[in-house]
RNA sequence: CGCUCAUCUAGAGCGGCCGAGGGACAGGCCCUGCGACGCCGCGGCAACCGACCGAAUGGGAACGGUGCCAAUGCCUGGAUUCGAUGAGUG
Numbered sequence: 001c002g003c004u005c006a007u008c009u010a011g012a013g014c015g016g017c018c019g020a021g022g023g024a025c026a027g028g029c030c031c032u033g034c035g036a037c038g039c040c041g042c043g044g045c046a047a048c049c050g051a052c053c054g055a056a057u058g059g060g061a062a063c064g065g066u067g068c069c070a071a072u073g074c075c076u077g078g079a080u081u082c083g084a085u086g087a088g089u090g
Base pairs, nucleotide, nucleotide: 001090002089003088004087005086006085007084008083013042014041015040016039017038021031022030023029025077026076027075028074043069044068045067048065049064050063052059053058073082
């Protein structure tokens, strides 16, 4: 990077650094020098995988691997499948 499957109206923020864009794309609407986005630290949320319990459907927990912590994936659209995340696979 391609393919397959599952999920996406719940939930969870402080500090430091940086310095102008960011919310995938288009249109809208928002966020942002009262410092956004990003990175780091700490904290938290969730429970996909592992681990654990169970004969099993399954279960609880949060130890490990990910993920996430403005707005329904912000809204509408491309859309007979775009994006994100996880698991598997080439």